[in-house]
Transfer RNA from a marine eukaryotic metagenome, 68 nucleotides, folded computationally.
RNA sequence: CGAGGUAACUCAGUUGGUAGAGUGUUGGAUUGAAAAUCCAAUGGUCGCGGGUUCGAGUCCCGCCCGAG
Numbered sequence: 001c002g003a004g005g006u007a008a009c010u011c012a013g014u015u016g017g018u019a020g021a022g023u024g025u026u027g028g029a030u031u032g033a034a035a036a037u038c039c040a041a042u043g044g045u046c047g048c049g050g051g052u053u054c055g056a057g058u059c060c061c062g063c064c065c066g067a068g
Base pairs, nucleotide, nucleotide: 001068004065005064008023009022010021011020017054024042025041026040027039028038029037047063048062049061050060051059
C1' cells in the first nucleotide's frame, strides 16, 4: 500500500430494508449391525468502539488481529 475478519469449521450476503449455505453436532428413518443416503433439529454481541441514517454485515472515522 491493497485485500481480509460473518455459526464449531469453510464461505456467501445484490442498490442500506427479516443474517444464509455446505460441513459438523444431536435426534429419527433405513440396516442383522455399520457406512452411505433421506428427514428434522441445533447453531451468530456480523473483530472492537464511535458516527451517518427511520433503518448498517453493507456507508464514514479510529483501533485490534491474521495472511501478503